[in-house]
RNA sequence: UGCUUAUCAAGAAAGGUGGAGGGAACGGCCCUAUGAAACCUUAGCAACCAUCCUACGGGAAAAGGUGCUAAUUCCUACUCUAAACCACGGUUUAGGGAAAGAUAAGUC
Numbered sequence: 001u002g003c004u005u006a007u008c009a010a011g012a013a014a015g016g017u018g019g020a021g022g023g024a025a026c027g028g029c030c031c032u033a034u035g036a037a038a039c040c041u042u043a044g045c046a047a048c049c050a051u052c053c054u055a056c057g058g059g060a061a062a063a064g065g066u067g068c069u070a071a072u073u074c075c076u077a078c079u080c081u082a083a084a085c086c087a088c089g090g091u092u093u094a095g096g097g098a099a100a101g102a103u104a105a106g107u108c
Stems, first nucleotide, its partner, number of pairs: 002107007013042005021031003027075002043069003048065002051060003073100001078097008
C1' cells in the first nucleotide's frame, strides 16, 4: 500500500511550545490572533484487541495495544423513491441505498 469483516446520531479538554491556517476530497457551511496546524504534558471518553465471568445470548472491568476528545463521517458530489415548483431542460425538500473516508481486528 492492497484485500476482508465490523462500526461510524452517543461520549470525552485543560496547560505549555508554536504563530496562520484548519475541518480528506468538490461545492457549501463553519472553526480560527478571545490563537489554526504541528509537537509535548496531564486529564478524560469509548470498549475493537487483550483480561475476567458466562447459562454462549451476553456481562464486568479499564492496568496493557490502538483509537478518539467543535459541528451526524459538519452537510454534500452517484443513484432510487415520494412531494412541491417548473421555462419541461430541470430545481428544491424529505427519506433510503451506494461510493469515498475514518477506526479496529485479521490477511498478502
RNAcentral holds the sequence, with entries from Rfam. A computed fold for a 108-nucleotide RNA from Luteibaculum oceani, annotated as SAM riboswitch aptamer (S box leader). Rfam family: SAM riboswitch aptamer (S box leader). About the family: The SAM riboswitch is found upstream of a number of genes which code for proteins involved in methionine or cysteine biosynthesis in Gram-positive bacteria. Lineage of the source: Bacteria > Pseudomonadati > Flavobacteriales > Luteibaculaceae > Luteibaculum.